[in-house]
Context: one part of a larger RNA
RNA sequence: CUGUUGUUAAGGAACUCGGCAAAUUGGAUCCGUAACUUAGGGAUAAGGAUCGCCUCCGGAGGUGAAGGGUUUACCCUGGCAGCUUCUGGAGGUCACAGUAAAGAGGCCCGAGCGACUGUUUACCAAAAACACAGGUCUGUGCUAACACGCAAGUGGAUGUAUACAGACUGACGCCUGGCCAAUGCUGGAAGGUUAAGGUAAGAGGUCAUCCCGCAAGGGUGCAGCUUUGAACCGAAGCCCCAGUGAAUGCCGGCCGUAACUAUGACGGUCCUAAGGUAGCGAAGUUCCUUGUCGGGUAAGUUCCGACGUGCAUGAAUGGCGUAACGACUUGGGCACUGUCUCAACAACAGACUCG
Repeated sequence: CUGUUGUUAAGGAACUCGGCAAAUUGGAUCCGUAACUUAGGGAUAAGGAUCGCCUCCGGAGGUGAAGGGUUUACCCUGGCAGCUUCUGGAGGUCACAGUAAAGAGGCCCGAGCGACUGUUUACCAAAAACACAGGUCUGUGCUAACACGCAAGUGGAUGUAUACAGACUGACGCCUGGCCAAUGCUGGAAGGUUAAGGUAAGAGGUCAUCCCGCAAGGGUGCAGCUUUGAACCGAAGCCCCAGUGAAUGCCGGCCGUAACUAUGACGGUCCUAAGGUAGCGAAGUUCCUUGUCGGGUAAGUUCCGACGUGCAUGAAUGGCGUAACGACUUGGGCACUGUCUCAACAACAGACUCG
């Protein structure tokens, strides 16, 4: 010097991103205990007092002899002494110290998120993420939907719509606004479009025959075979018409206006499917921004309460509250401390020297 421990004057978070780490607290009995609350909690809230040993006096039990009783029984009753369990009081006594060692919550206030217990990245994340009870929608009538499988078959389920499957939300309380134009889904079937296919007009190839030619060859072109093929018939779908938001989603701009000024209940105009309602709001969302005001501090980019000019909140991608809960996040305080001012000493194990 390093590591692990222990102690420390005065101060007591001045340390630091942050009280990280450490310290404090700790048991039992008695007293006492707030806001808030879903009346259960909160709560061991908080905050106090006491605790050893000896003597004496009690209280309540357990066991238990004699005695008493009768239905004579392994019966009932009875309770002395002794031993023993729990417990109250008084007096005394020793130490610095009595839950004498060990083991054994630090606490309070404010805010955010998630209701809660639970689950998770085995080996850098335990959370506000997942799950959850509860809510809603959609599908499914049973050989159910759905899922696995080529199939047979199986799960669903030896269940049957108070069931099962899928999706979203996520206790509870108060609520959940407008838009169906787009996209999706559901329903509709008049019209438009539309495939394979059906039917088949027509056209082509080959070619018998016939015609021309001395010949070579040219023309014609039946039947059959074959290639092609218009019109017509032809479903769903799409176009179309409706419905549907706890379906995917979306939820404006400009100008003017009140008897100071300012503001604009009001008016005009353009656009839209409709123009964001209740709530909440510089928010885990606010760029400008350390917004402004208030609180807390001597001093506060954080925090709390307001305001609203919401760059870019907002209602089951749920909105706003909420007791309880949380190894969550954030601000403050009390206690406590070597975190620090500022370091010192001690123990052990290393380092170092010799071997």
A computed fold for a 355-nucleotide part of an RNA from Blattella germanica, annotated as large-subunit ribosomal RNA, domain IV. The source organism's lineage runs through Eukaryota, Opisthokonta, Protostomia, Mandibulata and Blattella. RNAcentral holds the full RNA, with entries from SILVA. It matches the Rfam family "Bacterial large subunit ribosomal RNA". Model confidence (mean pLDDT): 88 of 100.